[in-house]
Context: one part of a larger RNA
Molecule: small-subunit ribosomal RNA, 5' domain
Organism: uncultured bacterium
RNA sequence: AAUGAACGUUGGCGGCAUGGAUUAGGCAUGCAAGUCGAGCGCUACGUGUAGCAAUACACUGAAAGCGGCGAAAGGGAGAGUAAUAGAUAGAUAGCUACCCUCGGGCCUGGGACAGCGGCGGGAAACUGCCGGUAAUUCCAGAUAACAUCCCCGGAUCAAAGGUUUACCACCUGAGGAGGCGUCUGUUUCCUAUCAGCUUGUUGGCGAGGUAACGGCUCACCAAGGCUACGACGGGUAUGGGGUGUGAGAGCAUGCCCCCACUCACUGGGACUGAGAUACUGCCCAGACACCUACGGGUGGCUGCAGUCGAGAAUCUUCGGCAAUGGGCGCAAGCCUGACCGAGCGAUGCCGCGUGCGGGAUGAAGGCCUUCGGGUUGUAAACCGCUGUCGUAGGGGAGCAAGGGGAAACCUUGAGCGAUCCUAGGAGGAAGGACGGGCUAAGUUCGUGCCAGCAGCCGCGGUAAUACGAACCGUCCAAACGUUAUUC
Numbered sequence: 001a002a003u004g005a006a007c008g009u010u011g012g013c014g015g016c017a018u019g020g021a022u023u024a025g026g027c028a029u030g031c032a033a034g035u036c037g038a039g040c041g042c043u044a045c046g047u048g049u050a051g052c053a054a055u056a057c058a059c060u061g062a063a064a065g066c067g068g069c070g071a072a073a074g075g076g077a078g079a080g081u082a083a084u085a086g087a088u089a090g091a092u093a094g095c096u097a098c099c100c101u102c103g104g105g106c107c108u109g110g111g112a113c114a115g116c117g118g119c120g121g122g123a124a125a126c127u128g129c130c131g132g133u134a135a136u137u138c139c140a141g142a143u144a145a146c147a148u149c150c151c152c153g154g155a156u157c158a159a160a161g162g163u164u165u166a167c168c169a170c171c172u173g174a175g176g177a178g179g180c181g182u183c184u185g186u187u188u189c190c191u192a193u194c195a196g197c198u199u200g201u202u203g204g205c206g207a208g209g210u211a212a213c214g215g216c217u218c219a220c221c222a223a224g225g226c227u228a229c230g231a232c233g234g235g236u237a238u239g240g241g242g243u244g245u246g247a248g249a250g251c252a253u254g255c256c257c258c259c260a261c262u263c264a265c266u267g268g269g270a271c272u273g274a275g276a277u278a279c280u281g282c283c284c285a286g287a288c289a290c291c292u293a294c295g296g297g298u299g300g301c302u303g304c305a306g307u308c309g310a311g312a313a314u315c316u317u318c319g320g321c322a323a324u325g326g327g328c329g330c331a332a333g334c335c336u337g338a339c340c341g342a343g344c345g346a347u348g349c350c351g352c353g354u355g356c357g358g359g360a361u362g363a364a365g366g367c368c369u370u371c372g373g374g375u376u377g378u379a380a381a382c383c384g385c386u387g388u389c390g391u392a393g394g395g396g397a398g399c400a401a402g403g404g405g406a407a408a409c410c411u412u413g414a415g416c417g418a419u420c421c422u423a424g425g426a427g428g429a430a431g432g433a434c435g436g437g438c439u440a441a442g443u444u445c446g447u448g449c450c451a452g453c454a455g456c457c458g459c460g461g462u463a464a465u466a467c468g469a470a471c472c473g474u475c476c477a478a479a480c481g482u483u484a485u486u487c
Stems, first nucleotide, its partner, number of pairs: 001486003005483005012352006018345002025308003029305003034069003039066002046059005076263003085188008094180003099176007107141005116131006147156003161168002189235003196226003201223004206218003238260004242253004265286005288299004316342001318341003324338001325336004355385004365376004389428001391423005398416002402411003431476005436457003442471005452459002
């Protein structure tokens, strides 16, 4: 000098930051991923018309379902990992939904399954059978290139419509952008009281597999490969941009923010998909917890709040989608604990205030005293003044860009609030540590190697500037000290 700090005493206001570092321990409750009716069939409630009524039709329009896109992002955490990672410089045998640019296309048929209706099973979770239905769902045919394969003759492969006619979608090819996979060089802590390690191991041939190269996998062949420039083993640990300190070199560190990686109760596995070893998807096993009619089921806060536990120690079960961004949608819009805000904590940094001027050869009180006085001290009282901050009330720019509408015009702020006006009155706002030397600042009393102090040296055994108190002083100040840690 510094800190994601804690503890003690004290504590007025504001701005900006920051706040579970320990048990990656267990979790009640609510919320955190939906959206599209301009893809589809249906349709409750409501309204209207006709009718005596049942009912029919029209409008509006949920819930559930099929289908599409999203759910692989955003958010959290650092357990594992010493290299399957990170950083940096390169490489290519590769993939890429949505987006942008350019070229071509969008023809003809068919089938099913939910929803629905009927009948059931089960305590529940849920589930069975029969019938029947739509589509941008599924299948077949056609077309077929600047696509793919090729023995260069040829062969193969697609599509979906909607609509308010503005447009939005669909298929195929090429390029782009951004993203991702893979490979290579260099580099990245301690330990030799770890010295040898390795059999898919090292290489080859062939095959399989992958989006893609490759022992990635397999059959066969060879016997290689790494290592004192530290292999192998053990310990510890996410890495970097950065951060702290320091004149620098260096040393220490990786909280907040950004990039990358890894994880999602523990272990394993695949499915779907452009993309997942998928946090709030699926399956299996395990531990734990819950429900049960005992047959069987359900769950996963290392999301936001919150709770218990452990701990020296770390916050509200808040408001809003107004802004920024994301998903879906032609759009209006819906969703968004991302985010924006507010709340709590002197946890940190910064700023402001707690008044200003006058006022005595100097009140009272306190303390000391050589008893003369000195000091507290212009300090107070008292007189005059001001109105920052705070308190109460009022106005208010801006954070608002957009959206609707033919136009006129209408409309959107959760929260903050610059600044201005009014009221009132010094009123509401100072402490902490220290005073032997280092080190700025001393006297008296009490105590008597006791009680105690202490960072080091050391103080205390009857005159203690070192213990305790008082008065006075010094330093810093809404803080001051202590402890811990780094330089």